[in-house]
Molecule: Bacterial RNase P class A
Organism: uncultured Acidimicrobiales bacterium
RNA sequence: UGAGCCACUCGGGUGACCGCGGCCUUCGGGCUGAGGAAGGUCGGGACUCCGCAGGACAGGAUGCUGGCUAACGGCCAGUCGGGGAAACCCGAAGGAAAGUGCCGCAGAGAAUAGACCGCCGAUGGGCAGGCAACUGCCACAGGCAAGGGUGAAACGGUGCGGUAAGAGCGCACCAGCAGGCGGGGUGACUCGUCUGGCUAGGUAAACCCCAUCCGGAGCAAGGUCAAACGAGAUGUACGGGCGGUUCGUCCACGUUUCACGGUGAACAUUCGCCGGGAAGCGACAGCUCGGGUGGACCGCAUAGAUGGAUGGUCACCGAUUGGAAGCUGGCAACGGCUCCAUGAACAGAAUCCCGCCUACAGAGUGACUCACCCG
Repeated sequence: UGAGCCACUCGGGUGACCGCGGCCUUCGGGCUGAGGAAGGUCGGGACUCCGCAGGACAGGAUGCUGGCUAACGGCCAGUCGGGGAAACCCGAAGGAAAGUGCCGCAGAGAAUAGACCGCCGAUGGGCAGGCAACUGCCACAGGCAAGGGUGAAACGGUGCGGUAAGAGCGCACCAGCAGGCGGGGUGACUCGUCUGGCUAGGUAAACCCCAUCCGGAGCAAGGUCAAACGAGAUGUACGGGCGGUUCGUCCACGUUUCACGGUGAACAUUCGCCGGGAAGCGACAGCUCGGGUGGACCGCAUAGAUGGAUGGUCACCGAUUGGAAGCUGGCAACGGCUCCAUGAACAGAAUCCCGCCUACAGAGUGACUCACCCG
């Protein structure tokens, strides 16, 4: 210098003017107002309401070990497996000798293996020769699974022995599995050694088995309040005249509304009491209880909510990128500066919190790996 790898930080700045939401206001104004992911709504929790004897089943989630955490499917450290030359990265990492199922195409055969090519001719058979013992030929029965071939995978590998040919059939070594013993580690696991049968295919992201965990709904949760409506009990009134025959009208009574007079208290406004007037009703008034729609408030925050504010313009600065020459540091590889132009990604709160995942122009910091160049 280049390529890479890991962890982290920032993700435009300042000022002026205009504008938006919230709070305060002496009405002049003042204070305050998005993110690392506010996003996806995936995991967990707080909070709220509903449900809940006990047990079992069903269903779902998680799945190497140890620790952290309120909890998690999260984080940290490790083990094992895989990738990389390395730094380092990735893992959906329990069980396939509990059981059931499945394994396309190709291939003879795909899990209680199998025989297409091939090998053999010991045994039986046929033919020939021979007095006979036997020898030769054939490959019909049969034997074999070494070699070829198919396949992702063909029932351990190499060698020697063995045999008619062969085969863990026997043996040696290697690999793997199971068991025992010993060493290390909390543990996953690991190192060594001995024994055994010679060997056990893959798939659990097929059913299943094992272990652990799991009640439901969610701030449109839920709560409070006033008005209206309904129900209940209480208080006052429900009386009389005339016509008429179940209604009309008048007076009285009760009550509501409106304007007025007096008064407390002074009409700016409002309330109580007293008085008469007009209009309406036959009931009215206040009290208690009730549930749904709509409303207000709480829940709700040092932004905040309500169909949802958090922005725009200008000036200066400015990472970066492009261009042209010049200046300059260093022994060198190589670096720094000036001028002109350019002018910043993804995105955007809605009850709150912890995580995960996803999107993101560009800049910076600190480790580490490899290659090359210079002194």